This is a predicted structure of a 348-nucleotide part of an RNA (small-subunit ribosomal RNA, central domain) from an uncultured prokaryote. Rfam family: Bacterial small subunit ribosomal RNA. RNAcentral holds the full RNA, with entries from ENA.

Context: one part of a larger RNA
RNA sequence: CUGGGCAUAAAGAGCACGUAGGCGGGAAUGAAAGUCAGAAGUGAAAUCCCAGGGCUCAACCCUGGAACUGCUUUUGAAACUCCCUAUCUAGAGAAUGGUAGAGGGUGGCAGAAUUCCCCGUGUAGAGGUGAAAUUCGUAGAUAUUAGGAGGAAUACCAGUGGCGUAGGCGCUUGACUGGACCGGUAUUGACGCUCAUGUACGAAAGCGUGGGGAGCAAACAGGAUUAGAUACCCUGGUAGUCCACGCCGUAAACGAUGUAUGCUAGUUGUUGGAGUCUUAAGGCUUCAGUGACGCAGAGAAAUCAUUAAGCAUACCGCCUGGGGAGUACGGUCGCAAGAUUAAAACUC
Numbered sequence: 001c002u003g004g005g006c007a008u009a010a011a012g013a014g015c016a017c018g019u020a021g022g023c024g025g026g027a028a029u030g031a032a033a034g035u036c037a038g039a040a041g042u043g044a045a046a047u048c049c050c051a052g053g054g055c056u057c058a059a060c061c062c063u064g065g066a067a068c069u070g071c072u073u074u075u076g077a078a079a080c081u082c083c084c085u086a087u088c089u090a091g092a093g094a095a096u097g098g099u100a101g102a103g104g105g106u107g108g109c110a111g112a113a114u115u116c117c118c119c120g121u122g123u124a125g126a127g128g129u130g131a132a133a134u135u136c137g138u139a140g141a142u143a144u145u146a147g148g149a150g151g152a153a154u155a156c157c158a159g160u161g162g163c164g165u166a167g168g169c170g171c172u173u174g175a176c177u178g179g180a181c182c183g184g185u186a187u188u189g190a191c192g193c194u195c196a197u198g199u200a201c202g203a204a205a206g207c208g209u210g211g212g213g214a215g216c217a218a219a220c221a222g223g224a225u226u227a228g229a230u231a232c233c234c235u236g237g238u239a240g241u242c243c244a245c246g247c248c249g250u251a252a253a254c255g256a257u258g259u260a261u262g263c264u265a266g267u268u269g270u271u272g273g274a275g276u277c278u279u280a281a282g283g284c285u286u287c288a289g290u291g292a293c294g295c296a297g298a299g300a301a302a303u304c305a306u307u308a309a310g311c312a313u314a315c316c317g318c319c320u321g322g323g324g325a326g327u328a329c330g331g332u333c334g335c336a337a338g339a340u341u342a343a344a345a346c347u348c
Stems, first nucleotide, its partner, number of pairs: 004319003008301001012316001014201001016199002021194003025088002028085001030083001033081002035077008049065006091191001092188002096183004103177002106174003110154001115149003120144002125136002162169002206247006215241002220236004258315006266293012297304002321348003330341004
């Protein structure tokens, strides 16, 4: 190299867009690059292979044949691939009429709760725990009533419900804005699929500058527990959590399952449409999602099973014993933290 694999054994990039590249729907015409057939030339000799022969045999040597799977030229074939021309509508897109939605960024608003401030009522405890103590309180706490301030998050509805490529998205409302689904006709006419490099997005934590700071809470302090307790429990508490702008670029970024397309029994829930029959409910058909069970088939098994891990095709990514190690060195990126790319010695 061939070959074998990637849900759980090593292995699907966090996710998308997309360049080069690879691959690409139906029928027809032409051309003949790939392809196939014929012919000619060439493919040195030796070597290899086959048949003979010579050294007493063998190695070795000699003769002949085959072969040299290739290249060039030329004559044809036209099924398939490529190419040219004109064309089709089943893929793909645009238009049109509807529908659902925590899709996105942005402005306003609302109520409950916690904390704090202040006026009253009121008096000795409150808080916390397995039990306690640290802590708060006669300078009037806890409780309760009225008023105010401020920040963060939106109970119930709420649902293996919805939306989004992923990360993710939940009070309500205004304008702005992306996508999806369904319907039927007319429309463009393969415009498609995948995608190395690249680019955009990307939870939490962390970083920079400036705000903000109610609650919670790394670090830290104290009280307990304990043989000890740098913990679990308790009382406090700073970064942070929030906002704006800019970085970081990683997660068990998980369905541990790349994307796209076609095919292959069903049953039953649920979400969004459309049609139809009854026309109160509901039934039937169909499309798109989201669950449970289950046949064939697959699988080492558990399991998966039209949302495949089945049967196939196209393209990309990745794997090759454990440790050393996702480390060192070097490169690139970053303010840093670090990220990314990525070995070897040695050892079992």
Record summary:
The prediction has a mean pLDDT of 87.